[in-house]
Formats: sequence, structure tokens, C1' cells
RNA sequence: CUCACGAAAAGGCAAGGCCUGGCGUGCUCAGGUUGCGCAAAGUCACGGACUCUUAAUAUAGGAGUAGCCGGACUGCCGAA
Repeated sequence: CUCACGAAAAGGCAAGGCCUGGCGUGCUCAGGUUGCGCAAAGUCACGGACUCUUAAUAUAGGAGUAGCCGGACUGCCGAA
């Protein structure tokens, strides 16, 4: 100097609960509050997996989950 790892600090996101409002009265939308957790819990449905739905002789199609795993791109700080 570079690479890997990631403590601390500054911030970030936000499961679920509660409150308020909307309306299509709900496995819903928005805001507030609280906070399970997360070093990419930022973005992407590319591969697998799972959930819902259509079909049902059989193959398959559509929607969702990025906080299920893998992969790709980008990103704050940098102790031991």
C1' cells in the first nucleotide's frame, strides 16, 4: 500500500403490537407510536424454495415473499 474480517461511533431500515383516519370493512391503505431483528433488512424475481390463485386427464400459467437461501449491481464508518 492492497485484500479479507468487522469492534466502536454517527446514522439507516423495520417484524409484530397499539392508536387515529380512509374506504372496497380487510390476510387492506396512510400517518403516529413502540420495537422483533438486520452490516447492506438498499435495488433486481435471474436460479431454487415457499404461499395464494387459475386449470384439473395432464402439462402449465398468473400474483406474491428481496426480513427464506443463492446470485448480480451499488453503498456509510473502519479499531483489533
c-di-GMP-I riboswitch aptamer from an Oceanospirillales bacterium, 80 nucleotides, folded computationally. Lineage of the source: Bacteria > Pseudomonadati > Pseudomonadota > Gammaproteobacteria > Oceanospirillales. It matches the Rfam family "c-di-GMP-I riboswitch aptamer". About the family: GEMM was predicted in a large-scale screen for bacterial structured RNA regulatory elements. The coordinates come from a structure-prediction model, not an experiment, and the mean pLDDT is 79. It was read from a public genome assembly, where an Rfam model found it.